[in-house]
The part of an RNA shown here (large-subunit ribosomal RNA, domain I) has 547 nucleotides and comes from a marine sediment metagenome.
The coordinates come from a structure-prediction model, not an experiment, and the mean pLDDT is 81.
The RNAcentral record of the full RNA draws on MGnify.

Context: one part of a larger RNA
């Protein structure tokens, strides 16, 4: 030394578990901010590191309601204290809320300096407290006041509004790549994606016929097409379903008011009229009709508050039924005899519980805020047919040419969009219907507004051939921690004693040590806090064998 084997260190694999994650569904909800927001920073406790909570009234105050016996957030115990005169706790409402952050009084290397102006402190200087003082638009008032006499334009001031700044993902716009595919590439693709910027809202966008309102889903269909017809891209009609909602200006025309001047015309303002394609409306005539009636509303078509009824949310309540024996530490196991069930879902309980705890079925609750439904009040609205006339009916617009974009469509390309030049009609007018022309059809561009269906997230419940600590979230532990990096940024590790600490009095050894022997507790200590199982590599110790 080497093999075997027993018994050990060492190690954290494996098994169990879950307190965390992850995904689907449902129903509900959905924007915060100058009244200082999102994010901090500092303090705040009887001592007080971290975390949570608060805000100099700082683990809190007030008040209105659940509720009922215990509390004074966790790691965490000490001291001291509270609660039946109702605490802790949960749930509406309010109070308070340093300092920094849009940050707004001036600055400024964020949480820090330094002004001015009132008012207050017995207050003159100082000091200390409260309070106001930033920029922009808009409106109103007021003093000013050019070119240019007036006059405006412009400035100042005061005052009531408003904006600013953030928000994970969804959204609309304006910009907009490239690696990558084509087995290279250049047109194409990636892809109008990734990014950047603006902007808005609980959704956003579209959207009410120059046409099948408008948005989703399924189908059509990987079709028709488009395509160096290469790689790829890729509808529509049309069916079927979710939800369904339609209005409002401008114009002609009347009325008032104001201005302008060439004096009977032009221009503004408000109001009334009017809102369409089988064409409508204004304008004059003519019929017929009414209102102690009809309709309709607060999401669009005009708006705001309230009354009363009924839901919903935001705490909660009540909720049937079981004993003995028996083994074991521990019964809820097994045996034996019972009982409930509109409750035999689940989870806890010293082992596996319908009837021990919490729940379950099922059934009831709200002072106070928010929200929906309905009735009440309230508010708003009302002509219609026929004739006549020939007065409106959205212009640098439609359309053309060139070029560019965006339609599935890369063009000989309809249609929609922009850009450069040209540029209509005007109802006997105009757009479309995939070049273009006839005819034929079908609709009125060139102002606006619009609920839901849809996305997205978040909060509640269920649910799971989802995971179970190298999985699952980056994070089940003080996690965007610790640590890294000037900085953008990058970023771990780290769960489990035990039914309960009952967490080892006393005693020994030892450095008043680590550590360990005894005792004692436990069902168990090889369960002893470097704690549940405890593999395996790795290191010992005794035995046997072998050289």
């Nucleotide at each position: 030394a080497g093999c075997u084997u027993a018994c050990g260190g060492u190690g954290g694999a494996u098994g169990c578990c879950u307190a965390g994650g992850c995904g689907u569904c449902a129903a509900g909800u959905g924007c915060c901010g100058a009244a200082g927001a999102a994010g901090g920073a500092c303090g705040u406790g009887g001592g007080a590191c971290a975390c949570u909570g608060c805000g100099a009234a700082a683990a809190g105050c007030c008040u209105c309601g659940g509720g009922g016996a215990g509390c004074c957030g966790u790691g965490u115990a000490c001291a001291g204290g509270c609660g039946a005169u109702g605490a802790u706790c949960c749930g509406g409402g309010g109070a308070u809320a340093u300092c920094c952050g849009a940050a707004u009084a001036g600055g400024g290397a964020a949480a820090c300096c330094u002004g001015c102006c009132g008012c207050a402190g017995a207050g003159a200087a100082u000091c200390u407290g409260c309070g106001g003082c930033a920029u922009c638009c808009c409106g109103u008032g007021g003093c000013u006041g050019a070119a240019c006499a007036c006059a405006u334009a412009g400035g100042c001031c005061a005052u009531g509004g408003g904006a600013a700044g953030g928000g994970a993902a969804c959204c609309u716009g304006g910009g907009g790549a490239a690696c990558u595919g084509a087995a290279a590439c250049a047109u194409c693709u990636u892809a109008g994606u990734a990014c950047c910027c603006a902007g808005a809202g609980g959704a956003a966008a579209a959207g009410a016929g120059a046409c099948c309102a408008u948005u989703c889903c399924c189908c059509u269909a990987g079709u028709a097409g488009u395509g160096g017809c290469g790689a790829g891209c890729g509808a529509a009609c049309g069916g079927g379903g979710a939800a369904u909602a339609g209005c409002c200006c401008a114009a002609a025309c009347c009325a008032u008011c104001c201005g302008g001047c060439a004096u009977g015309c032009c221009g503004g303002a408000u109001g009334g009229g009017g809102u369409u394609g089988u064409a409508g409306g204004a304008c004059u005539c003519g019929g017929c009709a009414a209102a102690u009636a009809g309709g309709a509303g607060u999401u669009a078509g005009a708006a705001a508050a309230c009354c009363g009824u009924u839901g919903a949310u935001u705490a909660g309540c009540a909720g049937a039924a079981a004993g003995g024996u028996g083994u074991g530490g521990g019964a809820a196991a097994g045996c034996c005899u019972a009982c409930c069930a509109a409750a035999g879902a689940g989870g806890g309980u010293g082992a596996u519980a319908g009837u021990c705890c919490c729940g379950u079925a099922u059934g009831c609750g709200a002072a106070a805020a928010u929200u929906g439904g309905c009735g009440g009040a309230c508010u708003c609205c009302u002509g219609u047919c026929g004739a006549g006339c020939a007065c409106c009916u959205g212009a640098g617009u439609a359309c053309u040419a060139c070029c560019g974009g965006g339609c599935a469509c890369g063009c000989u390309a309809a249609u929609c969009c922009g850009g450069u030049a040209g540029g209509a009609a005007g109802c006997u007018g105009g757009g479309g219907a995939g070049a273009c022309c006839a005819c034929u059809c079908u609709c009125c561009a060139a102002g606006g507004c619009u609920a839901a269906a849809u996305a997205c997230a978040c909060u509640u419940g269920a649910c799971g051939a989802c995971c179970g600590a190298u999985a699952g979230u980056g994070a089940a532990c003080a996690a965007g921690u610790a640590c890294c990096g000037u900085g953008a940024g990058g970023g771990a590790a780290a769960g489990g004693u035990g039914a309960a600490a009952a967490g080892u009095a006393c005693c020994c050894c030892u450095g008043u040590g680590a550590g360990g022997g005894g005792a004692g507790u436990g069902a168990a200590a090889u369960a002893g806090a470097a704690c549940c199982u405890a593999a395996a590599a790795c290191c010992g110790u005794g035995a046997g064998c072998u050289u």